[in-house]
Molecule: transfer RNA
Organism: marine sediment metagenome
This record gives sequence, structure tokens and C1' cells, in this order.
RNA sequence: GCGCCAGUGGUCCAGUGGCAAGACAUCAGCUUCCCAAGCUGAUAACCCGGGUUCAAAUCCCGGCUGGCGCA
Repeated sequence: GCGCCAGUGGUCCAGUGGCAAGACAUCAGCUUCCCAAGCUGAUAACCCGGGUUCAAAUCCCGGCUGGCGCA
């Protein structure tokens, strides 16, 4: 330098055009003599810019970061 793959709450991850799901973590409540465990609830996310579309996490272009391969 070229090609491919990936980027979603604090962490891991699902989501192939119409609502962003789940687990862990955090906070609150219930329970308990206390702690832990358990149950309920809450908070919190689409890497950046542009384009297509009535509508984009999703499709297209460019960029950034990481991984793999080739040179």
C1' cells in the first nucleotide's frame, strides 16, 4: 500500500429498512436479625461525516479504530 472482517449502555452480545432485545454490573424497593442469594422496578447504547429512502443500527460512499491475510 491492497483486500476481508468487526465497531451497539460500564462489560459481553442480539437485532438483514419501521419499537433498539437479553445477560452481567449499578441504583431503588421487597425478603432477611445482618450479609449473600432470590424477586420486582429503574438508569444507561447504535464509532464519525455524508448520501439513498416516507422511514437507516441495518443499504451506499468516505473517514477513524481494532483484528486477519497479501505484498